[in-house]
RNA sequence: GACCCCGUCGUCUAGCCUGGUCUAGGACAUCAGGUUUUCAUCCUGAAAACACGGGUUCAAAUCCCGUCGGGGUCGCCA
Numbered sequence: 001g002a003c004c005c006c007g008u009c010g011u012c013u014a015g016c017c018u019g020g021u022c023u024a025g026g027a028c029a030u031c032a033g034g035u036u037u038u039c040a041u042c043c044u045g046a047a048a049a050c051a052c053g054g055g056u057u058c059a060a061a062u063c064c065c066g067u068c069g070g071g072g073u074c075g076c077c078a
Base pairs, nucleotide, nucleotide: 001074002073003072004071005070006069007068010028011027012026013025020058030046031045032044033043034042051067052066053065054064055063
């Protein structure tokens, strides 16, 4: 340098292909309350995320382009 893959709550992830009850769901963790003599367990609730910019569209996490970051394969120089 070329090509391919990936980037979503604190963490791990679903959703992306085929745009639409998704102002984004789940688990763990955190916080609050309940249960319990206490702790643990269990129950209820809350807060918390689409890497960035642009485009297409009535509508974008999803499609297209670019950038950034990470990983892989190949190549070049030494």

Source information: Predicted 3D model of a 78-nucleotide RNA (transfer RNA) from a Phycisphaeraceae bacterium. It was read from a public genome assembly. The source organism's lineage runs through Bacteria, Pseudomonadati, Planctomycetota, Phycisphaerales and Phycisphaeraceae. It matches the Rfam family "tRNA". The prediction has a mean pLDDT of 81.